Model confidence (mean pLDDT): 88 of 100. This is a predicted structure of a 473-nucleotide part of an RNA (small-subunit ribosomal RNA, 5' domain) from an Alphaproteobacteria bacterium.

Context: one part of a larger RNA
RNA sequence: GGACGAACGCUGGCGGCAGGCUUAACACAUGCAAGUCGAGCGCCCACUUCGGUGGGAGCGGCAGACGGGUGAGUAACGCGUGGGAACAUGCCCUUCGGUACGGAAUAGCCCCGGGAAACUGGGUGUAAUACCGUAUACGACCUCCGGGUGAAAGAUUUAUCGCCGAAGGAUUGGCCCGCGUUGGAUUAGCUAGAUGGUGGGGUAAAGGCCUACCAUGGCGACGAUCCAUAGCUGGUCUGAGAGGACGACCAGCCACACUGGGACUGAGACACGGCCCAGACUCCUACGGGAGGCAGCAGUGGGGAAUAUUGGACAAUGGGCGAAAGCCUGAUCCAGCCAUGCCGCGUGGAUGAAGAAGGCCCUAGGGUUGUAAAGUCCUUUCAACGGUGAAGAUAAUGACGGUAACCGUAGAAGAAGCCCCGGCUAAUUUCGUGCCAGCAGCCGCGGUAAUACGAAGGGGGCUAGCGUUGUUC
Numbered sequence: 001g002g003a004c005g006a007a008c009g010c011u012g013g014c015g016g017c018a019g020g021c022u023u024a025a026c027a028c029a030u031g032c033a034a035g036u037c038g039a040g041c042g043c044c045c046a047c048u049u050c051g052g053u054g055g056g057a058g059c060g061g062c063a064g065a066c067g068g069g070u071g072a073g074u075a076a077c078g079c080g081u082g083g084g085a086a087c088a089u090g091c092c093c094u095u096c097g098g099u100a101c102g103g104a105a106u107a108g109c110c111c112c113g114g115g116a117a118a119c120u121g122g123g124u125g126u127a128a129u130a131c132c133g134u135a136u137a138c139g140a141c142c143u144c145c146g147g148g149u150g151a152a153a154g155a156u157u158u159a160u161c162g163c164c165g166a167a168g169g170a171u172u173g174g175c176c177c178g179c180g181u182u183g184g185a186u187u188a189g190c191u192a193g194a195u196g197g198u199g200g201g202g203u204a205a206a207g208g209c210c211u212a213c214c215a216u217g218g219c220g221a222c223g224a225u226c227c228a229u230a231g232c233u234g235g236u237c238u239g240a241g242a243g244g245a246c247g248a249c250c251a252g253c254c255a256c257a258c259u260g261g262g263a264c265u266g267a268g269a270c271a272c273g274g275c276c277c278a279g280a281c282u283c284c285u286a287c288g289g290g291a292g293g294c295a296g297c298a299g300u301g302g303g304g305a306a307u308a309u310u311g312g313a314c315a316a317u318g319g320g321c322g323a324a325a326g327c328c329u330g331a332u333c334c335a336g337c338c339a340u341g342c343c344g345c346g347u348g349g350a351u352g353a354a355g356a357a358g359g360c361c362c363u364a365g366g367g368u369u370g371u372a373a374a375g376u377c378c379u380u381u382c383a384a385c386g387g388u389g390a391a392g393a394u395a396a397u398g399a400c401g402g403u404a405a406c407c408g409u410a411g412a413a414g415a416a417g418c419c420c421c422g423g424c425u426a427a428u429u430u431c432g433u434g435c436c437a438g439c440a441g442c443c444g445c446g447g448u449a450a451u452a453c454g455a456a457g458g459g460g461g462c463u464a465g466c467g468u469u470g471u472u473c
Stems, first nucleotide, its partner, number of pairs: 001473004006469005013345006019338002021303001026301003030298003035062003040059002043056005069256003078181007087173002092169008100134004110123005140149003154161002182228003189219003194216008231253004235246004258279005281292004309335001311334003317331001318329004348378004358369004382414001384409005392400001417462005422443003428457005438445002
């Protein structure tokens, strides 16, 4: 000198764009954040002009594995980069083939109970694109090559939307390997599923992934193991570069979701707003038993030097569901708060005295503040007030928003501070104080003439900021 997710002190006019718990992955009141489909199904209720319309719980389907948050853990194939073979892939696209005949249940509802509640037991009866069987098999799978196994679902306003098997594609994902990826040797030895093989199991898939047996290997000063620290990257800051430091915002990947463990469902999870078990904590309770998980958006307490509204809208973009209308969407788009940063603008312009007053200094002559003010002549950016009023929206639909912008009105009117002045370093005088009070980045000032403390006059620097502190180059 530069930089900052900054903080603190003093000060503070406007706008645009961005950013805003770096600390306790501490605990959380309240609301919202994931639903949707009646063109899969039966039923109940309300209204009805008897045409129908609306609503509700439930079965069923798809979605809840995305989107959003956080960085605790992780030194690892986690990430980055370049390769690889033994895989899966809902929705989407292309192609081929099919969609036949039956059956038994069950929720809702009704009846009878249990319970404070959460919820739950029994019984009668019922529907389906829910469940099961039979048939069929282009192709598929298994095969000892003889053969064997195995599918479907309908709705309908007749337009279509679906369903099943198979092949290919696309996309996405799982797995493996080379190289790279912090510090410590005051950590030198580490290892028993450990290293390899065979048989078996398991997975979508290769594999000690698991298991039985066999062998005794495997790693390590080119740093194993252990300890500490840490999410990684694109990048960011700095620097002429080499390098150093960092990894906020934005984007990609990973990991986590009160703590630990587990699986279920599913194309996909070992699942933030799903389930089960254990634990800590909080809450309800009729004491028998139950409920919960903000590292989603707001918000609260706490911690802290420190970080915002319990806002609006689905108008746009995108997502889920739906044939669609549409519904949902704290994703998102906006608004609010904060000089936190960057950028832009303003706080007026011209003229005006051998120079008012006041202040300060003085050798008492004067000097300086100083064209500064006043005065005179102008202008009206921004703000204010009044009016018009968008683009963003393809036909409709605008939260933002009566916003931006434009036009008009009045009047210099509403708008300047902060730090410094001994040297480094740009800018000095007087008074007060008297090694006191104090200053200070370093050197150092202050003990009676202090350009270094405090005040004032003057001056220098930057400017809606200025200075200090912290960190880093």
The source organism's lineage runs through Bacteria, Pseudomonadati, Pseudomonadota and Alphaproteobacteria. The sequence was found in a public genome assembly. Its Rfam family is "Bacterial small subunit ribosomal RNA".